c-di-GMP-I riboswitch aptamer from a soil metagenome, 71 nucleotides, folded computationally.
């Protein structure tokens, strides 16, 4: 300095988002979906657990880029 869970409100078909309480980590837990990856919704096929070329979410899941911080 940032804020996991969980609990409350709200927004959202949902995953999840923001806001408040709260601190489980974090030296970029800053910004970026460009890459793999989960996850939700949609569509195809099948005929019941997979497929994706559509759309979204996650930057606190790991690479990249891209601005900086402190030791």
């Nucleotide at each position: 300095g940032c804020a996991a869970a969980a609990c409350u409100g709200u927004c959202g078909u949902a995953a999840g988002g923001c806001a408040g309480u709260g601190a489980c980590g974090c030296a970029a837990a800053g910004c970026u979906u460009c890459c793999g990856g989960c996850c939700c919704g949609g569509c195809g096929a099948u005929g019941u657990g997979u497929g994706u070329g559509c759309g979204g979410g996650u930057a606190g899941c790991g690479g990249g880029g891209u601005u900086g911080c402190c030791g």
The sequence is in RNAcentral, with records from MGnify.